[in-house]
């Protein structure tokens, strides 16, 4: 330099034939316990990597860029 893949909650990952995003774990609160752990319940937590375009509407489609991973030279 060329090709491909990935980027979504603190972590690991889902989520589409475009319609205002979920799970598990962790952390927090409550119940339980003399106390801790475990168990149960609850609430919260996201500008979906950045910036543009198309569209009434974009995590999803298109373009540029950034980071990481792999392959070729």
């Nucleotide at each position: 330099g060329c090709c491909g893949g990935u980027g979504u909650a603190g972590c690991u990952c889902a989520g589409u034939u475009g319609g205002u995003a979920g799970a598990g774990c962790a952390a927090c609160g409550c119940u339980u316990u003399u106390g801790u752990a475990a168990a149960g319940c609850g609430a919260a937590g996201g500008u979906c990597g950045c910036g543009g375009g198309u569209u009434c509407g974009a995590u999803u489609c298109c373009c540029c860029c950034c980071a990481c991973c792999g392959g070729c030279u």
Predicted 3D model of a 73-nucleotide RNA (transfer RNA) from Candidatus Nomurabacteria bacterium RIFOXYD2_FULL_35_12. The coordinates come from a structure-prediction model, not an experiment, and the mean pLDDT is 81. Its Rfam family is "tRNA". It is annotated as a transfer RNA.